RNA sequence: CAAGGGGACCGGGUGGCCGCUCCCUGAUCUAUCGGGGGGAGGAAAGUCCGAGCUCCACCGGGCAGGGUGCUGGGUAACACCCAGGAGGGGCAACCCUACGGAAAGUGCCACAGAAACACACCGCCAGCGGCCCUUCCCCUGGAAGGGUGCGGGUAAGGGUGAAAUGGCGAGGUAAGAGCUCACCGCUUCGGUGGUGACACCGAAGGCAGGGCAAACCCCACCCGGAGCAAGACCAAAUAGGAGGACAUAGGGACGCCCGGCCUGUCCUCGGGUUGGUCGCAUGACCCCGAUGGCGACAUCGGGGCUAGAUAAAUGGCCACCACUCCGACCCCGUCGGAGCACAGAACUCGGCUUACAGGUCCCCUUGUCCC
Numbered sequence: 001c002a003a004g005g006g007g008a009c010c011g012g013g014u015g016g017c018c019g020c021u022c023c024c025u026g027a028u029c030u031a032u033c034g035g036g037g038g039g040a041g042g043a044a045a046g047u048c049c050g051a052g053c054u055c056c057a058c059c060g061g062g063c064a065g066g067g068u069g070c071u072g073g074g075u076a077a078c079a080c081c082c083a084g085g086a087g088g089g090g091c092a093a094c095c096c097u098a099c100g101g102a103a104a105g106u107g108c109c110a111c112a113g114a115a116a117c118a119c120a121c122c123g124c125c126a127g128c129g130g131c132c133c134u135u136c137c138c139c140u141g142g143a144a145g146g147g148u149g150c151g152g153g154u155a156a157g158g159g160u161g162a163a164a165u166g167g168c169g170a171g172g173u174a175a176g177a178g179c180u181c182a183c184c185g186c187u188u189c190g191g192u193g194g195u196g197a198c199a200c201c202g203a204a205g206g207c208a209g210g211g212c213a214a215a216c217c218c219c220a221c222c223c224g225g226a227g228c229a230a231g232a233c234c235a236a237a238u239a240g241g242a243g244g245a246c247a248u249a250g251g252g253a254c255g256c257c258c259g260g261c262c263u264g265u266c267c268u269c270g271g272g273u274u275g276g277u278c279g280c281a282u283g284a285c286c287c288c289g290a291u292g293g294c295g296a297c298a299u300c301g302g303g304g305c306u307a308g309a310u311a312a313a314u315g316g317c318c319a320c321c322a323c324u325c326c327g328a329c330c331c332c333g334u335c336g337g338a339g340c341a342c343a344g345a346a347c348u349c350g351g352c353u354u355a356c357a358g359g360u361c362c363c364c365u366u367g368u369c370c371c
Base pairs, nucleotide, nucleotide: 001367002366003365004364005363006362007361008360009359010358012321013320014319015318016317017316018315020039021038022037023036024035025034026033027032041342045353046352048351049350050349051348052347053227054226055225056224058260059259060258061257062256063255065223066222067221068220069219070084071083072082073081074080085099086097087096088095089094100218101217105216106215107212108211109210121158122157123154124153125152129150130148131147132146133145134144135143136142137141166184167183169181170180171179185207186205187204188203189202190201191200192199193198231278232277233276234275241269242268243267244266245265246264250263251262252261285304286303287302288301289300290299291298292297323339324338325337326336327335328334329333
C1' cells in the first nucleotide's frame, strides 16, 4: 500500500422567531398567565421467542396437544448469549449447523439405469456341449484355428444416476470378487485423559445393501389459559325484562378422564351505557469504579431519574456551519448547484430477524514493497 475477517460507535450542529405537550410551583371572578425542569430509536419496525404484571377458586394423576434437540456454563427465563466438541467452507484471520435415534416399526428415493432392500445392458472367461467354414493328419475318424448363437461363470472394467453390494495398492484367479494380505474406513471390547460432548492408544472381527426423521415415528427434557382493547373504580341510563334446567343436579383455568376440594346457581334470547379516573412509568433500569471469571456475567461501592399522549404532543420557518457528489477557477483554497440514510413511542423489559446515504475507531489474517 492492497485485499479480507471480527467488534464498537456516530448518523447532524449553532442561533433567532413562533407553536405543542407532561411535571413542580406562584397568581388568578377557574378561562388563563408567570417561573423552573423534561419531551421519539438503534432499530421505536416484524409480532418471531422469553418473561414481569393483570384476571380466571384450587390441588394431584393420566391421556391428548405444543415446544426444544451435541456438551458444559450464564440468565428472571428463552428457540437467546458465552466457552468447548463433531462435521463442513476458507491459504488464514474466521464463518456455517439440515448437531438425539435409520439395528422398534411404517413410508419415500421421480427420470435414467440390468438393478434403488436389488432381476446383468455393453463387456471379460472359455473348463463343457451343439452348428457352420478353413487347414492338416496316422483318413469314413481325429486335431488346430475362426465365426455363430444357446447354456454356464463373473460383477473387477464401461455405461446410467444425487446415490449402486466400503476405498486404494499388491497377490491370487479361466476371468473376477475381502477370495487373501497391508493401510484407511466400520463394528465390538479394553485402557488413558476430560465434569461432559469427545479425543488418543491397543486388541479382535472380513464386516451390515445406502440416503431421507426440516417424512410419520421413537427417546430425553420443558409447558395452565387469555391478554393493558388485561384489569380496578366512579358517574349515568335502561326492561325491578322473558324463557329453561335443577338439589344423587348445575357450575368451578385450552380439550378429555379420574380423585380431592369449593359453591345456590347456571344456560339461552333481549334491552341500556360506549362518559370519566386509575392502571401510566423507580425499572430483573442506566452510568462509573473495584474484585472474581478465558468469557457470557456475578458481587460490592459510588452517582443518576432520562417521554407518557388518547385521534394521538415531542414541531414549523429562516440563516450559518459540518458531511457527500458535480462543475468552474487566480488550485491544498474559493465560488456555484444539488443532496443529506432507515425511519415515529402507546404496559414494560431481555433477545432474535429485517432496513439503513455517509462516516469514525480498535484488534486480527494474507500478499507486495522499503528499512